[in-house]
C1' cells in the first nucleotide's frame, strides 16, 4: 500500500396473528396459544370508543439476505382457534456503506 474479515458506531428494512372471560362497546381490564417480538409512549386523522397514518421505543433482519412480502381465501396435518406445524421453497421479490484489531499478499528501507 492492496484486497479480506469480524467487532464497532452509524444507517436502513420488517411484522405485531389467534382466542376466552368481564364490559353497552371494536374502549378499557384480566387470562390462554404460537413466537425473538403479538402495538409500550407521544402526536395526527376519521361520522365513529375501533381503525388508519407519522415519530420514538422493544424485538428480528440487512445480500453467506426464510427478517419480511408475493403466490395465498394455496396443499396436507393438527387445534378451542390461528401461517399452529409441515409443504410450497434451490420459487419470485426483499433492506449496507464506512471501518479499528487481526491474519494474508505486495512494495520499499535497514541489518546480517
Nucleotide at each position: 500500500c492492496a484486497a479480506c474479515c469480524u467487532a464497532g458506531a452509524c444507517g436502513c428494512g420488517g411484522g405485531a396473528g389467534c382466542u376466552c372471560g368481564g364490559g353497552a362497546a371494536a374502549a378499557c381490564c384480566g387470562g390462554g396459544c404460537u413466537g425473538a417480538g403479538a402495538g409500550g409512549g407521544c402526536g395526527g386523522u376519521c361520522g365513529u370508543u375501533a381503525g388508519c397514518c407519522g415519530c420514538c421505543g422493544a424485538c428480528c433482519g440487512c445480500a453467506u439476505g426464510a427478517a419480511c412480502c408475493u403466490g395465498a381465501c394455496c396443499u396436507g396435518g393438527g387445534u378451542a382457534a390461528u401461517a399452529c406445524c409441515a409443504g410450497c421453497g434451490a420459487a419470485g421479490g426483499g433492506a449496507g456503506g464506512c471501518c479499528a484489531c487481526g491474519a494474508u499478499g505486495u512494495c520499499u528501507c535497514g541489518c546480517u
The RNA shown here (TPP riboswitch aptamer (THI element)) has 112 nucleotides and comes from a Candidatus Rokuibacteriota bacterium. The sequence was found by an Rfam model in a public genome assembly. Model confidence (mean pLDDT): 77 of 100.